[in-house]
Notes
This is a predicted structure of an 80-nucleotide RNA (c-di-GMP-I riboswitch aptamer) from Desulfatitalea sp. BRH_c12. The organism belongs to Desulfatitalea, within Bacteria. The sequence was found by an Rfam model in a public genome assembly.
């Protein structure tokens, strides 16, 4: 360097839910809050599920979820 690992250290992340804001919605911003993650770091490529408008029941098109699953990138730490 790469794989695999989270027992130790140092740290990071932050689920319902609450309040305030955004947005027809799905959601997503803050702020408290911690269920919980070795990638719960970014990224819609594929793929499921969610909204929304059109249709007619072929299904389109726009969005939304990366803490659904694969994928691709970048990354701390070693009793091993």
């Nucleotide at each position: 360097a790469c794989a695999c690992g989270a027992a130790a250290a140092a740290g990071c992340c932050a689920a319902a839910c609450u309040u305030c804001g955004g947005g027809u919605a799905a959601c997503c911003g803050a702020a408290g809050g911690a269920c919980g993650g070795a990638a719960a770091g970014c990224u819609u490529c594929g793929g499921g599920u969610c909204c929304a408008c059109a249709c007619g029941u072929u299904u389109g098109u726009g969005g939304a979820u990366a803490g659904c699953c694969g994928g691709g990138c970048c990354g701390c730490c070693u009793g091993g």